[in-house]
Context: one part of a larger RNA
RNA sequence: GAACGAACGCUGGCGGCGUGCUUAACACAUGCAAGUCGAACGAGACCGGGACCUUCGGGUCACGAGUAAAGUGGCGCACGGGUGAGUAACGCGUAAGGAAUCUCCCUUUGCAUCUGGAAUAACUACGGGAAGCUGUAGCUAAUACCGGAUACGUUCUCCUUUCUACGGAUUGGAGAAGAAAGAUGACCUCUUCUUGAAAGUUAUCGUGGAGAGAUGGGCCCGCGUACCAUUAGCUAGUUGGUGGGGUAACGGCCUGCCAAGGCGGCGAUGGUUAGCGGGUCUGAGAGGAUGAUCCGCCACACUGGAACUGGAACACGGACCAGACUCCUACGGGAGGCAGCAGUGAGGAAUAUUGCGCAAUGGGGGAAACCUUGACGCAGCGAUACCGCGUGAGUGAGGAAGGCUUUGGGGUCGUAAAGCUCUGUCAGAAGGGAAGAAAUGUGUAUAGGUUAAUACCAUAUUUUUUUGACGGUACCAUCAGAGGAAGCACCGGCUAAAUCCGUGCCAGCAGCCGCGGUAAUACGGAGGGUGCAAGCGUUGUUC
Numbered sequence: 001g002a003a004c005g006a007a008c009g010c011u012g013g014c015g016g017c018g019u020g021c022u023u024a025a026c027a028c029a030u031g032c033a034a035g036u037c038g039a040a041c042g043a044g045a046c047c048g049g050g051a052c053c054u055u056c057g058g059g060u061c062a063c064g065a066g067u068a069a070a071g072u073g074g075c076g077c078a079c080g081g082g083u084g085a086g087u088a089a090c091g092c093g094u095a096a097g098g099a100a101u102c103u104c105c106c107u108u109u110g111c112a113u114c115u116g117g118a119a120u121a122a123c124u125a126c127g128g129g130a131a132g133c134u135g136u137a138g139c140u141a142a143u144a145c146c147g148g149a150u151a152c153g154u155u156c157u158c159c160u161u162u163c164u165a166c167g168g169a170u171u172g173g174a175g176a177a178g179a180a181a182g183a184u185g186a187c188c189u190c191u192u193c194u195u196g197a198a199a200g201u202u203a204u205c206g207u208g209g210a211g212a213g214a215u216g217g218g219c220c221c222g223c224g225u226a227c228c229a230u231u232a233g234c235u236a237g238u239u240g241g242u243g244g245g246g247u248a249a250c251g252g253c254c255u256g257c258c259a260a261g262g263c264g265g266c267g268a269u270g271g272u273u274a275g276c277g278g279g280u281c282u283g284a285g286a287g288g289a290u291g292a293u294c295c296g297c298c299a300c301a302c303u304g305g306a307a308c309u310g311g312a313a314c315a316c317g318g319a320c321c322a323g324a325c326u327c328c329u330a331c332g333g334g335a336g337g338c339a340g341c342a343g344u345g346a347g348g349a350a351u352a353u354u355g356c357g358c359a360a361u362g363g364g365g366g367a368a369a370c371c372u373u374g375a376c377g378c379a380g381c382g383a384u385a386c387c388g389c390g391u392g393a394g395u396g397a398g399g400a401a402g403g404c405u406u407u408g409g410g411g412u413c414g415u416a417a418a419g420c421u422c423u424g425u426c427a428g429a430a431g432g433g434a435a436g437a438a439a440u441g442u443g444u445a446u447a448g449g450u451u452a453a454u455a456c457c458a459u460a461u462u463u464u465u466u467u468g469a470c471g472g473u474a475c476c477a478u479c480a481g482a483g484g485a486a487g488c489a490c491c492g493g494c495u496a497a498a499u500c501c502g503u504g505c506c507a508g509c510a511g512c513c514g515c516g517g518u519a520a521u522a523c524g525g526a527g528g529g530u531g532c533a534a535g536c537g538u539u540g541u542u543c
Base pairs, nucleotide, nucleotide: 001543002542003541004540006539007538008537009536010535013389014388015387016386018384019382020381021347026345027344028343030342031341032340035075036074037073040072041071048063050061051060052059053058082300083299084298091225092224093223094222097219101217102216106213107212108211109210111208112207113206114148115147116146117145123138124137125136126135127134128133154177155176156175157174158173159172162169163168182205183204184203185202186201187200191198192197193196226272227271228270233263234262235261238260239259240258241257242256243255244254245253275297276296277295278294279290280289281288282287302323303322304321305320325336326335327334328333353379355378356377357376361375362373363372364371365370392422393421394420395419402413403412404411405410426484428479429478431476432475436470441465443463445461446460447459449457487532488531489530490529491528492513493512494511499526500525501524502523508515509514
């Protein structure tokens, strides 16, 4: 000199755009942060007003409404969001590999979607328990569950062909095994009854199996990746082989047996510290330091462990066991997990609102309408960083008054003020007032597609209508009026800027040199000056 997620002191007008627990991965009151689908399924209210009946107590019926809230089932909950405790490691970075691998949803190409069965929740009845919750009996549905059939270029076994880096890949044949679910809209051409419907036809969505792609993972390897030798030896599943098991997959990954290996001064082992990278800061660069915000990867979710479901988890707001802590209890037993967004206590020099909205972008569910989303979009607070603007402009010498100083002549604050003439940024008042909205859907019309069809459906085009948290915000024009808006540090040298008074080695200053003991340009005050400026200084840290 530059920089900062900064803090402290004094001061503080406005706007834009960023950013804000670096400490206790400490403990958490309260609310919200993951739902959705009735076009998978069975069942299905209350309140309310209305009609009728009434013994005036009430009862019945339709509407509300096939709505709400539950339940079975599907998809999602493994994303998004947080944190950096652990980890010196194939964790990360980079470059390779797989003939050792998986992949829900999505795209695409073929094929199929046949036939049966038994339950169960909800519900009803009777219970148990303080509660969490739970038992027995009975009823019922499905795209829930379970048989049977069939099946391809799928899987396995055996034989076989070709190639081979001898690991294997590949061709043909035989045997065995393995599937499925329906829903909605429309129609009468075909079939059945024949009015119109259906088990019929058709469209869309779904379901099963196979191939290909895309996307996302899992695995292996070369190189790089902090400090300590005041850490020199470490290792028995250890190193290798073989039989078996396990995994989507290779492998001591696991296990039985066999051999005795494996690593290390090119630093093993041990200890300390630490998430890694893109980047960020600094520097001419080389380098040094760092890893907040944003992006990629990893790890974790009160602490420890082992699993289930699933395409994927050994799963932050799932389940089980153990532990610590907190809470409830009828003492028998239960409930909980903010390192999600706000917020509270504590710790600390120190870090924000228990805000608005799903309007936009994106995610989940749904055919869609739509629902949901503390992701996100916005607003609030903080001069916390950067940037921009303002606090007026011109004129004005009797160089006013006043202050300070003086060699008492004067000098200086100083065109500074006052006065006169103007302007109107920001703030203020009162008017107008956005862009961000594209779609989806509904209605109309047209076109070609499908089809028996001018239904329906999907596609394309035209047109109508609907949707804004921010926000009556930005912005524009009007009004008034210099009015409401300047401080902080320094002035001995380094270092731009000097005098007077007070003090008298005292009080004090100080980054270094140093200053102060009676004329202090160095302490304190004054007026003056210098430097920055809505900031200025100090402290801390890095280069």
The part of an RNA shown here (small-subunit ribosomal RNA, 5' domain) has 543 nucleotides and comes from an uncultured prokaryote. The prediction has a mean pLDDT of 83. The RNAcentral record of the full RNA draws on ENA.